[in-house]
Predicted 3D model of a 347-nucleotide part of an RNA (small-subunit ribosomal RNA, central domain) from a metagenome. Model confidence (mean pLDDT): 88 of 100.
Context: one part of a larger RNA
RNA sequence: UUAGGUUUAAAGGGUGCGUAGGCUGUAUAGUAAGUCAGUGGUGAAAUACCUGGGCUCAACCGAGGGACUGCCAUUGAUACUGCUGUACUAGAGUUCAGUUGAGGUAGGCGGAAUGUGUAAUGUAGCGGUGAAAUGCUUAGAUAUUACACAGAACACCGAUUGCGAAGGCAGCUUACUAAGCUGACGCUGACGCUGAAGCACGAAAGCGUGGGGAUCAAACAGGAUUAGAUACCCUGGUAGUCCACGCCGUAAACGAUGGGCACUCGCUGUUGGCGAUAUUACAGUCAGUGGCUGAGCGAAAGCAUUAAGUGCCCCACCUGGGGAGUACGUCGGCAACGAUGAAACUC
Numbered sequence: 001u002u003a004g005g006u007u008u009a010a011a012g013g014g015u016g017c018g019u020a021g022g023c024u025g026u027a028u029a030g031u032a033a034g035u036c037a038g039u040g041g042u043g044a045a046a047u048a049c050c051u052g053g054g055c056u057c058a059a060c061c062g063a064g065g066g067a068c069u070g071c072c073a074u075u076g077a078u079a080c081u082g083c084u085g086u087a088c089u090a091g092a093g094u095u096c097a098g099u100u101g102a103g104g105u106a107g108g109c110g111g112a113a114u115g116u117g118u119a120a121u122g123u124a125g126c127g128g129u130g131a132a133a134u135g136c137u138u139a140g141a142u143a144u145u146a147c148a149c150a151g152a153a154c155a156c157c158g159a160u161u162g163c164g165a166a167g168g169c170a171g172c173u174u175a176c177u178a179a180g181c182u183g184a185c186g187c188u189g190a191c192g193c194u195g196a197a198g199c200a201c202g203a204a205a206g207c208g209u210g211g212g213g214a215u216c217a218a219a220c221a222g223g224a225u226u227a228g229a230u231a232c233c234c235u236g237g238u239a240g241u242c243c244a245c246g247c248c249g250u251a252a253a254c255g256a257u258g259g260g261c262a263c264u265c266g267c268u269g270u271u272g273g274c275g276a277u278a279u280u281a282c283a284g285u286c287a288g289u290g291g292c293u294g295a296g297c298g299a300a301a302g303c304a305u306u307a308a309g310u311g312c313c314c315c316a317c318c319u320g321g322g323g324a325g326u327a328c329g330u331c332g333g334c335a336a337c338g339a340u341g342a343a344a345c346u347c
Stems, first nucleotide, its partner, number of pairs: 003319004007301002012315001014201004021194003025088007033081002035077008049065003053061002091191001092188003095184006103177007110154001114150008125136002162169002206247006216240001220236004258314006266292009296303002320347003329340004
């Protein structure tokens, strides 16, 4: 490179926006660049191929033919692609009216629990474990009651629930703000899909500065266990966990399944709309979200209208195991480290 692949064997980028590029609805007119056909020129000779010939054969030699799949010019064709114009509405967007939700940001408020403090009642234990001990406690603990303070998280509702591009999002409420869906079918008229670079977002941990510090808890200390126990268990406990601003840019960032469009048997739940009839419910339908089962696919497990089925378009990635996501170089970062990413050697 070709080809075949990417749920689980190697392989889908963490996610979005988007530049170039690639691909791209319907009808019609023009053009004729791509495309197709004819003609002319050229495509040196030798070599190679085919035919027959000459050296006794062959190598070799010479003759004829085709070929040289190409390029240039010219004359035509116009289905498809391209370009230009016009028209359209099925894609896309917009408008109007509804509607949905833990979507986001900032502020305010609330109760339960936990811990601490003060006061009171009260007396000898509490706590913890497999069993214990360390620990706390007559300087009055644990327990109970009242009050106060602090920080963090929001029981029940709560659910194969919902929302978000992903990460993620859950007490109540206010402001601001984003999005989806449905109905109407008015408006624009292909404005679309994908997307190398690039930019933005991106759990937890970690880092910087300043706050905060109730709980939990790396490190650390002690007690146990044990042959040992730098662990599992217990008592403590600091970073951290929380907030603001700024970095980091990684995860089993998972549905281990890239995005878009179209098509393809059924059964059964559920969420948000609409809804003939109709008045408390439902036939149906649109958009989501689950389960089961066919055809088909698959190595199988399984997937199965939310495809891993059938097709088309675009991007990313893989090519035996180890060495190795290492070394070197480069780029980024305060650092930690991240991104890119080999080879020798070995099986």